Source information:
The part of an RNA shown here (small-subunit ribosomal RNA, 3' major domain) has 486 nucleotides and comes from a metagenome. RNAcentral holds the full RNA, with entries from SILVA. Its mean pLDDT, the model's own confidence on a scale to 100, is 80.
[in-house]
Context: one part of a larger RNA
RNA sequence: UGACGGGGGCUCACACAAGCGGUGGAGCAUGUGGAUCAAUUCGAAUCAACGCGUAGAACCUUACCUGGGUUUGACAUGUUUGUAUGCUUGCUUGGAAACAGGUUAAGCUGCCCUUCGGGGUGAAACUUGCACAGGUGCUGCAUGGCUGUCGUCAGCUCGUGUCGUGAGAUGUCGGGUUAAGUCCUUUAACGAGCGAAACCCUUGCCGUUAGUUGCCAGCGGGUCAUGCCGGGGACUCUAGCGGGACUGCCGGUGUUAAACCGGAGGAAGGUGGGGACGACGUCAAGUCAUCAUGGCCCUUAUGCCCAGGGCUUCACACGUGCUACAAUGGCCGGUACAGAGCGACGCGAGACCGUGAGGUGGAGCAAAUCGCAAAAAGCCGGCCCCAGUUCGGAUUGUAGGCUGUCAACUCGCCUGCAUGAAGUUGGAAUCGCUAGUAAUCGCGUAUCAGCUACGACGCGGUGAAUGUGUUCCUGAGCCUUGUACA
Numbered sequence: 001u002g003a004c005g006g007g008g009g010c011u012c013a014c015a016c017a018a019g020c021g022g023u024g025g026a027g028c029a030u031g032u033g034g035a036u037c038a039a040u041u042c043g044a045a046u047c048a049a050c051g052c053g054u055a056g057a058a059c060c061u062u063a064c065c066u067g068g069g070u071u072u073g074a075c076a077u078g079u080u081u082g083u084a085u086g087c088u089u090g091c092u093u094g095g096a097a098a099c100a101g102g103u104u105a106a107g108c109u110g111c112c113c114u115u116c117g118g119g120g121u122g123a124a125a126c127u128u129g130c131a132c133a134g135g136u137g138c139u140g141c142a143u144g145g146c147u148g149u150c151g152u153c154a155g156c157u158c159g160u161g162u163c164g165u166g167a168g169a170u171g172u173c174g175g176g177u178u179a180a181g182u183c184c185u186u187u188a189a190c191g192a193g194c195g196a197a198a199c200c201c202u203u204g205c206c207g208u209u210a211g212u213u214g215c216c217a218g219c220g221g222g223u224c225a226u227g228c229c230g231g232g233g234a235c236u237c238u239a240g241c242g243g244g245a246c247u248g249c250c251g252g253u254g255u256u257a258a259a260c261c262g263g264a265g266g267a268a269g270g271u272g273g274g275g276a277c278g279a280c281g282u283c284a285a286g287u288c289a290u291c292a293u294g295g296c297c298c299u300u301a302u303g304c305c306c307a308g309g310g311c312u313u314c315a316c317a318c319g320u321g322c323u324a325c326a327a328u329g330g331c332c333g334g335u336a337c338a339g340a341g342c343g344a345c346g347c348g349a350g351a352c353c354g355u356g357a358g359g360u361g362g363a364g365c366a367a368a369u370c371g372c373a374a375a376a377a378g379c380c381g382g383c384c385c386c387a388g389u390u391c392g393g394a395u396u397g398u399a400g401g402c403u404g405u406c407a408a409c410u411c412g413c414c415u416g417c418a419u420g421a422a423g424u425u426g427g428a429a430u431c432g433c434u435a436g437u438a439a440u441c442g443c444g445u446a447u448c449a450g451c452u453a454c455g456a457c458g459c460g461g462u463g464a465a466u467g468u469g470u471u472c473c474u475g476a477g478c479c480u481u482g483u484a485c486a
Stems, first nucleotide, its partner, number of pairs: 001486002003483003007480007015470002019433005026323008034314002042053002064309007073132001077131003082126001086108004090103005110121004134298002137296003143292002145287003148283001150281001155194006161170003174185003200275004205243007215232002219230003246269001249263005325426001329384007341372003346365002351360003391423001396418007439462007
């Protein structure tokens, strides 16, 4: 100087407390361990691995296994051989395919010269050999890059000066204050940098510009009806530019300060809400399987191609979720109100067929125009009457639908009928959340032929309770103290 302490002081955080809802019990989904297996490819391991890499494992993916095949190679560059070939299409043998052959027929085949017979050259492609290719093989403890985490915590440093023999100290401490090393004040320090804040995006209010595909107050026309038409720019909205919030104003407290408390005005008040943004560093944290890369290893194989299988197994254990156990509910009928997205190899309306999944058909739409699209919870009416039930839907049988280049057996999703399991609120323990939040309700998107999505990422609808404290648990910051630790 640090680190540590079941030392002290001060302070903060859904850390506890107060409260709401869960997990832990059930069924299922999914990941992991273990077991199994020819293989169940590999990685991730407290927080910070375990719905993680994987924003889509039937084939492909695919890295694994079994079997078949191949050796200048699936891919790149150079050189070399070649009686100038090579490519496409067709036929054909073996085969599961890959691949290994055979066949003749048709078409195409660079540049220069040309008497159109041909001659020269050698571009592309193919072929022979050689250099080499190739490796999701090893090492993340050789690395770059990227990422997690402490932590959006308030810290981490430097120049000059001063003090100290020196390591180093000071500044960065003290008194206040703040979300903040934020600001003020004091001061052997004076300044500065990286962080904090601000600048950026979004949301909330107003003005202005613009007015189509959006809107419709007033005027006119038309319809069973509809901004449908003429028209209009008022309003909503869209999307550009501005304004607006700064402790600016008032009162109080305070050191005359920083600031804090209360108030006014205001759409918004003291960082208005949310996001992006992550200092010096820590964990030899993670990743050689995104990529790149040193070293090592393989080179008729640890490379490459193909078929089938596996990654989907299943006495069990754990994590994360979904659905429930019901009456604030279930079922039936009627009826409202979103936002954000996506669409041409696409979204697909009306109509018709089907109980339904879906099918037929194809209007419109590169979309503020058309479509996906029905929002759901809600509201109104009816039934159920506390039961393993009109709760719950697992499991299984059967009949169908859809996707796909072949193919849903291993191993897809969806629908109808039938079946109707466990489960009556969950032990010890444990998680999230302070406001448009929790809880609850649906909608969309990426990946994608289809989908094991109940996941992930977004969007809006309805919409609480509690706390104003810091004794304790956990983590963190500053000062101080002890130490046989570095």